[in-house]
This record gives sequence, C1' cells and structure tokens, in this order.
RNA sequence: GAAGUAGGAGGAACAGUCGCGCUUUAGCUUAAAAAUUAAAGUGAGGAAAGUCCGAGCUCCAAAGAAUUAGGACGCCCGGUAACACCGGGGCGGAGUGAUCCGACGGAUUAGUGCCGCAGAAACUAUACCGCCCGCCGUAGGCGGGUAAGGGUGAAAACGUAGUGUAAGAGACUACGACAAUUAGUAGAGAUAUUAAUUGUGGGUAAACCCCGUCCGGAGAAAGGUCAAAUAGGGGAAGAGGAGUUGAUUCGCUCCGUUCGAUUCCCGGGUAGACUGCAUGAGUAAUCGGGUAAUCGGUUAUCGAGAUAAAUGGCUGUUGGUUCCAUAAGGAAUUACAGAACUCGGCUUAUAAUCCUUCUUCAACA
RNA sequence: UCCUCGGUAACUCAAUGGUAGAGUGAGCGGCUGUUAACCGCUAAGUUGCAGGUUCGAGCCCUGCCCGAGGAGCCA
Repeated sequence: GAAGUAGGAGGAACAGUCGCGCUUUAGCUUAAAAAUUAAAGUGAGGAAAGUCCGAGCUCCAAAGAAUUAGGACGCCCGGUAACACCGGGGCGGAGUGAUCCGACGGAUUAGUGCCGCAGAAACUAUACCGCCCGCCGUAGGCGGGUAAGGGUGAAAACGUAGUGUAAGAGACUACGACAAUUAGUAGAGAUAUUAAUUGUGGGUAAACCCCGUCCGGAGAAAGGUCAAAUAGGGGAAGAGGAGUUGAUUCGCUCCGUUCGAUUCCCGGGUAGACUGCAUGAGUAAUCGGGUAAUCGGUUAUCGAGAUAAAUGGCUGUUGGUUCCAUAAGGAAUUACAGAACUCGGCUUAUAAUCCUUCUUCAACA
Repeated sequence: UCCUCGGUAACUCAAUGGUAGAGUGAGCGGCUGUUAACCGCUAAGUUGCAGGUUCGAGCCCUGCCCGAGGAGCCA
C1' cells in the first nucleotide's frame, strides 16, 4: 500500500421567528372546576418498528399438587428477575488466515415409516457383465459357487497389503479408520488422550416417535374510582290519570286503586370523567471484583406522557453529499424512521463520515 | 391487543419430499365463402423474498415482505 476480519462512535449543529402537547405559577371566570390568557420549564429512537421470546403489573380460574392434550427448549460451565437472551469453553464444519457458522439428546438396542429414477439389490432381499467348478448336443446352453473387479446411484456390508481358495470373501493375519464398554491420566464439566476388550451396511428424528427440562388463561380496550340520559330491578308512601270544552269550574264517559297513577329513596350499570401513568431490574460519571457476560460501592440527577393522538413550519449561518464552474461561487439534497402500561432481549430497516483490533499478500528498509 | 388463513403461467385453481400441471386467455396453423364453434401445435413460471434441513424442497423448518378475514363492550 492492497484485500479482508471483528467491533465501536455517529444519526447534522446554532440563532431568530410563528405555532402545538404536557407540567407549574399567576390572571380571568366560577359555588368549585373546565375552558381561556400570560410567563417559566419541558417535549421521540437506536431502532420508538415487527409484536417474535422473557418478565413486571392487574384481573379470572384454582386454592394441594399431579396427569392428559398441546407447545417450547435440548453439548458443558457461568451471568441474569427471567429467557428461546448474553459470556467463556468443548465438539463438528467453512476459510491460507484473522475469523465465522452450527435446531449440537436418541437411527448401535423401544418401535414404525420413507429413500423417486437408475441399478441385480435401497434391506434381510439379491446377481446384469465378470471370475471359478461341474455337465451337455461347445462362437453357446444348463446347474452351482462367489461378490475381489466393472457398471448404477447422493448412498452398496470398513480401507490397504498379505494368507487362504477352484474362484472368492473380516474367513484369517498385520497396519489403519470408526463405534461401544471398562480402566488410567488431564480438566470444575462438556470433552480430550492412552491402554485393553468387543464389534463393523447406510441416510432421514427441521418423518412419526422416545428420553430429559419447562409452561394455567387473559391482557392497559387489564384493572380501580366517580357517575348523566333512557329502559329494566328492589323498597317506601298511596289516588289519581285520560277524554269531552276556545279556556276555567261543574257534570258526564273510560281506565286505574295488591295486574298500582304519581312522588321519593336504593342498587347494578352505559356514555363520559379521573386513575392505572412515569423514581425505575432508571440515567450519567467514577472506583473496585471478574478473561468476559456481569456484579458491588460512591457521587450526581429526574430526562415525553398524547387519546384520533403534540414533538412542527419558515428564515439565516455553518457542516456533510452530489452536480455545474478555471475560480470566487451557484443549484439540489440531508439515511432508516415517529413513543402510546413499563422493562430485558432477539429480528428487521438504516445515507455519508470517523476511530480501533487483528489477518493475508506485495514492496522497501 | 389477540387469533386465523393465503401468496404457483396474464386470470382461476391443482400438485404423497422425486420431471411444476389443468381450464380460460395469448400466438400460429387447419376447417369455413367469412366469423363463431370445433381440431392440432406453440410460448408463457425467480412456486412472494432470504437462509437452512435433505441426495433432492412448491411441499419441512426459521426470519422477513405483502394481502385477506375474525374476536373484544351492552342487550
């Protein structure tokens, strides 16, 4: 210098001005509020997103746990409130390497299924070419043996060499590969390694299934408080109501008086209002333990709270990027994206720019 | 907030993990005096996207994208 690898920062800034939400204070109004006015303070994110996991909180159901169904997870140790998350390690795989990826229990001991086409044969069945033996009517045929070689396939009874044999074969021997068991050593463990013994046909469990661990349901439209109108419900009192008339009174007619006019009270509860709702597994700095995840201490600090939904617009200056221009400068643009009960994670989206770690290659000294 | 389903040719739909098809439509040819109907042939596919499992994926698994539908309160 080039090509990579792992991680982090960053997420435009400042000023003016016009607005919007919330909080506090003051004014106005009022019985009290709301509304309104003014001032001050404050007002999105690293993902606020997807709603995929794990919790807090609340109600429901049970009040003792267990089981079935269903689901999740699955090497070891640690972290954590918890997790399917994180850290470190083991094993396997990819890469020259830094490094990255892994749903990583069980198919050899519970069982079942599937493996198209090709091929003799895809699993306890078999031989197309070949090799060997025997017989015959001998360019061949029939019967038998064999699986070393060829051929098929993603995958074919462990590989190489030898012994052996009619030809062959883990049939036997040596070396090796793999698996299981036992013992030793190292380690906290997964595991690694050494020795001995036994054995050798696969694959698939992101097919059913088996083993182990775990899981009750619903979700802020949860839940709580206050509480119109209408219509039901309960209780108390108990006689009127409608029509006739232009209107009032009287009269008359009809209905009602334990099938109750009317009045009052109580209760559930809808709209609506308030709450839940912002001090929390908080944030920042710093010190210490630990390889790390993370834990502990000290100090400082309070940093959104809408409800059809505020967090914005304009102007100027500066910054970044692109284009034009010899230049001064000019024009355009400024990523992904917008809280809704709150946290911890994961996943996904994300423009430039900057910083650090290590690796490989090349050149020079 | 919660739940369910779907995405395959231009359209409507199929497809046990084993060569992605059918109907309609399109194009070409035939039949006919001509058109329709009918007959024959042809093309058209990133199976929504990206990974993974597997010898092999439209199908199984995971994560995204898009679309559709449903539930909640009162009587």
About this RNA: This is a predicted complex of two RNAs, RNase P RNA and transfer RNA, with 440 nucleotides together. Rfam match: Bacterial RNase P class A. Rfam links the family to the GO terms ribonuclease P activity, tRNA processing and dimeric ribonuclease P complex.